[in-house]
RNA sequence: GCCCCAGUGGCCUAAUGGUAAGGCACUGGCCUUCUAAGUCAGGGGUUGUGGGCUCAAGUCCCGCCUGGUGUG
Numbered sequence: 001g002c003c004c005c006a007g008u009g010g011c012c013u014a015a016u017g018g019u020a021a022g023g024c025a026c027u028g029g030c031c032u033u034c035u036a037a038g039u040c041a042g043g044g045g046u047u048g049u050g051g052g053c054u055c056a057a058g059u060c061c062c063g064c065c066u067g068g069u070g071u072g
Stems, first nucleotide, its partner, number of pairs: 001071002004068004010024004018055001026042005048064005
């Protein structure tokens, strides 16, 4: 350089083109002598970035950026 794959809360992972879901972590309550564990609730996402198609895009198309596999 070329080919392919991936990018979604702090971390990990979902989501047939039709209201972005769950786990861990975090915060608060309950429980406990205290902590941990358990349990209930809560906050946290311009879905890497810029465009395009569409009534409607995390999803489809194009460029770019970042990371990874392969290849020279």